[in-house]
Context: one part of a larger RNA
RNA sequence: GUGUGCUCCAAGGAACUCGGCAAAAAAGCGGCCGUACCUUCGGAAUAAGGCCUGCCCUUUGUUAACUCAAGGGGCCGCAGCGAAAGUUUCCCUGGCAACUGUUUACCAAAAACACAGCUCCCUGCGAACUCGUAAGAGGAUGUAUAGGGGGUGACACUUGACCAAUGCCAGAAGGUCAACCACGGGCGUUGAAUUGAUAGCAAUAUUGAUUUGGUGGCCUGUGUAAGCCCUGGUGAAUGUCGGCGAUAACUAUAAUCGUCCUAAGGUAGCGAAAUUCCUUGUCUGGUAAGUUCAGACGUGCACGAAUGGCGUAAUGACUGGGGAACUGUCUCGGGAAAUAGCUCG
Numbered sequence: 001g002u003g004u005g006c007u008c009c010a011a012g013g014a015a016c017u018c019g020g021c022a023a024a025a026a027a028g029c030g031g032c033c034g035u036a037c038c039u040u041c042g043g044a045a046u047a048a049g050g051c052c053u054g055c056c057c058u059u060u061g062u063u064a065a066c067u068c069a070a071g072g073g074g075c076c077g078c079a080g081c082g083a084a085a086g087u088u089u090c091c092c093u094g095g096c097a098a099c100u101g102u103u104u105a106c107c108a109a110a111a112a113c114a115c116a117g118c119u120c121c122c123u124g125c126g127a128a129c130u131c132g133u134a135a136g137a138g139g140a141u142g143u144a145u146a147g148g149g150g151g152u153g154a155c156a157c158u159u160g161a162c163c164a165a166u167g168c169c170a171g172a173a174g175g176u177c178a179a180c181c182a183c184g185g186g187c188g189u190u191g192a193a194u195u196g197a198u199a200g201c202a203a204u205a206u207u208g209a210u211u212u213g214g215u216g217g218c219c220u221g222u223g224u225a226a227g228c229c230c231u232g233g234u235g236a237a238u239g240u241c242g243g244c245g246a247u248a249a250c251u252a253u254a255a256u257c258g259u260c261c262u263a264a265g266g267u268a269g270c271g272a273a274a275u276u277c278c279u280u281g282u283c284u285g286g287u288a289a290g291u292u293c294a295g296a297c298g299u300g301c302a303c304g305a306a307u308g309g310c311g312u313a314a315u316g317a318c319u320g321g322g323g324a325a326c327u328g329u330c331u332c333g334g335g336a337a338a339u340a341g342c343u344c345g
Stems, first nucleotide, its partner, number of pairs: 002340003007335003011331002015329001020326001030052004038043001040154001054075008076080001089324007096316002101113002117152007129138003155311001157309002160241003165238002167234005174229003181223007188215012242260005269303001270300001281297005
């Protein structure tokens, strides 16, 4: 002189810092007293806050018991759950999620997931659905108060408008429309009969016409399904939810009117919000001073109703703001004892 882990500190007490991170302090599920807002009446709550605690003698009640409780007198210490271990700091006020739970094994524990509850769709049993080529298995030794799938997420109050687009469900008059198949036509091919022409003496060969058959091929016509077009329905299906101009006995504003467009033009509630760009919006409160915070306002760049809206007691190693207590976090450093390395001896 450095590191490490402890320990102590004048005065101040968060001035540190993104943030009281870390540390300190308090308390210690013992007894007595006492306990607010709010509330789903269960809680909140050990709320908060205050006092007591040893030993000796003794009284009363009680006990199987110097067992327990209450009382009286006395004694000692800085300190009486006298040690050790173990063991919530508290209060006020917002956000989010109802809750206990689950999760990124090894950087995220959360407001994410789940959840009970709510709702929609499918499924009549050899069920739907899932696995498997199949047999078969699960579903289920279950049967719609059952099973599967989607969404939302306790509870309270609620969940508005739009079916034009997309999806789904239902419908069937018409339009369109595939292959197979059935029937028909043509071409091709292959027979039979009659007959003609040419060559030949003839047998026969070649080539036509008419009639009548077969046919794996090719072309084509008519008929035939779902689907699509079409007609309806459907939002706790995917989704969407306007603009301009004018108007009231000061001004301002516009209950009101006009007009254009649309499928319909955002209802209740909330709102500078986990959402607000402008923005440190404006006002009130808190501070000596507050870009954060709480309460309002509404001009919502760009909230909004089960992709739920808005509240909400309790709960939370969640997150924001304030306070008490407490402290070396800090002003601003200093000291003691250890220990490790280095240096010196």